[in-house]
Context: one part of a larger RNA
RNA sequence: GAUUGAACGCUGGCGGCAUGCUUUACACAUGCAAGUCGAGCGGCAGCGCGGGGGCAACCCUGGCGGCGAGCGGCGAACGGGUGAGUAAUGCAUCGGAACGUGUCCCGUAGUGGGGGAUAACCCGGCGAAAGCCGGACUAAUACCGCAUAUGCUCUACGGAGGAAAGCGGGGGAUUCGCAAGAACCUCGCGCUAUGGGAGCGGCCGAUGUCCGAUUAGCUUGUUGGUGGGGUAAUGGCUUACCAAGGCGACGAUCGGUAGCUGGUCUGAGAGGAUGAUCAGCCACACUGGGACUGAGACACGGCCCAGACUCCUACGGGAGGCAGCAGUGGGGAAUUUUGGACAAUGGGGGCAACCCUGAUCCAGCCACGCCGCGUGCGGGAAGAAGGCCUUCGGGUUGUAAACCGCUUUUGUCCGGAAAGAAAAGGCACUCCCUAAUACGGGGUGUUCUUGACGGUACCGGAAGAAUAAGCACCGGCUAACUACGUGCCAGCAGCCGCGGUAAUACGUAGGGUGCGAGCGUUAAUC
Numbered sequence: 001g002a003u004u005g006a007a008c009g010c011u012g013g014c015g016g017c018a019u020g021c022u023u024u025a026c027a028c029a030u031g032c033a034a035g036u037c038g039a040g041c042g043g044c045a046g047c048g049c050g051g052g053g054g055c056a057a058c059c060c061u062g063g064c065g066g067c068g069a070g071c072g073g074c075g076a077a078c079g080g081g082u083g084a085g086u087a088a089u090g091c092a093u094c095g096g097a098a099c100g101u102g103u104c105c106c107g108u109a110g111u112g113g114g115g116g117a118u119a120a121c122c123c124g125g126c127g128a129a130a131g132c133c134g135g136a137c138u139a140a141u142a143c144c145g146c147a148u149a150u151g152c153u154c155u156a157c158g159g160a161g162g163a164a165a166g167c168g169g170g171g172g173a174u175u176c177g178c179a180a181g182a183a184c185c186u187c188g189c190g191c192u193a194u195g196g197g198a199g200c201g202g203c204c205g206a207u208g209u210c211c212g213a214u215u216a217g218c219u220u221g222u223u224g225g226u227g228g229g230g231u232a233a234u235g236g237c238u239u240a241c242c243a244a245g246g247c248g249a250c251g252a253u254c255g256g257u258a259g260c261u262g263g264u265c266u267g268a269g270a271g272g273a274u275g276a277u278c279a280g281c282c283a284c285a286c287u288g289g290g291a292c293u294g295a296g297a298c299a300c301g302g303c304c305c306a307g308a309c310u311c312c313u314a315c316g317g318g319a320g321g322c323a324g325c326a327g328u329g330g331g332g333a334a335u336u337u338u339g340g341a342c343a344a345u346g347g348g349g350g351c352a353a354c355c356c357u358g359a360u361c362c363a364g365c366c367a368c369g370c371c372g373c374g375u376g377c378g379g380g381a382a383g384a385a386g387g388c389c390u391u392c393g394g395g396u397u398g399u400a401a402a403c404c405g406c407u408u409u410u411g412u413c414c415g416g417a418a419a420g421a422a423a424a425g426g427c428a429c430u431c432c433c434u435a436a437u438a439c440g441g442g443g444u445g446u447u448c449u450u451g452a453c454g455g456u457a458c459c460g461g462a463a464g465a466a467u468a469a470g471c472a473c474c475g476g477c478u479a480a481c482u483a484c485g486u487g488c489c490a491g492c493a494g495c496c497g498c499g500g501u502a503a504u505a506c507g508u509a510g511g512g513u514g515c516g517a518g519c520g521u522u523a524a525u526c
Stems, first nucleotide, its partner, number of pairs: 001526004006522005013373005020365001021331001026329003030326003035074003040071002043067002047065003050061004081284003090209007099201003104197008112146001114144002122135005152161003166189006174183003210256003217247003222244008259281004263274004286307005309320004337363001339362003345359001346357004376406004386397004412462005420453001425447008470515005475496003481510005491498002
């Protein structure tokens, strides 16, 4: 000099953008942060409509809109947080072969026929509660067989094994039916098997990746082989047997410290330091261990066990996990609101409408940082008054003020007022599918609706210099000097050093210098 997620002192007008627990991975009150689908299912607790009854209160009725709880599907493995652990099971770069893959895309072949249950509801019982048990009933895209098998799996090459689910929209003729409707045709969403792809993930290797030798030897599933097991897959991954190997001064092992990278800071560079915000990867979710479900977890807001802690209890037994967003206590030099909205972007579910989303977008707080703007501009010497100094003549503050003229950024008031919004939806035309002008899908045109921020940005107008300057320093380094007070005292100080009676070095004042909504100090890095 540059820099910082800074803090402290004094001071503080506005705007834009960005940042904001670096310490106790300490403990947490409260609210919210993951739901959705009735176009899978049986149903109907509550609400509205329709129908029936009743004088009325109200009651009955799943018929309709819908829908609590339940079964079922998908999601909950993403998104969000933190950096405790980890010196290599990690990360970065470059390669590799023995793998998996829900949803998505492209293809091929199917989607036939049956069965038995179970929640909900009802009845009964236990318990303070959390909750649980028994009986009876019922449905499915829940579950299980049978059939079929282009391809698929296993194979001793003879053969053997293995699937599926329906739901919704529309329709002319024909058939069945009293009708509703069904068959039939067609479209869409699904389902099953299998091939390929995309993206994602698992695994292996090489190279690089902090300090200590006051850590020199380490290792028995250890190193390799064979057989068995296990995995999606290779492999001592595991097990039995066999061999005795494997690593190490090119630093093994042990100890300490630490998430890694893109990057960031500094520097002419080489390098040094660092890893907040943003992005990629990894690890963790009260502590330790374990598996279940699933395409995917050994799962932050799932389960089980143990432990510590907190809470409820009828003492028998139960409940909990903010390193999600806010917020509280504590720790600390120190770090924000228990805000708004799903309008946009993105995500989950759904045919869709839509619902959910503390992701996100916004707003709030803080000069914590960067950038921009302002606190006025021009004239004005009787060089006013006052202050300070003085050799008492004067000098200086100083064109500074007053005074005259002008302007109105910012602020205040009044008025107007966005972009961010494109869709989805409706209508018309057209193309595709189709028996079809239904339905459905694509395109074009047209139309309607949707904004948290926010009556915000921005624009126009009005009055009025009005609403706005401090901080540090002045012995040398280092830009800037005098007076008074003090008297080795009180004090200053980054280094040299000042202060013991004329201190440009302490304190105050006047003046000056530097920077300026900041200025200094402290800490830290180069």
This is a predicted structure of a 526-nucleotide part of an RNA (small-subunit ribosomal RNA, 5' domain) from an uncultured Nitrosomonadaceae bacterium. The RNAcentral record of the full RNA draws on ENA, Greengenes and SILVA. It matches the Rfam family "Bacterial small subunit ribosomal RNA".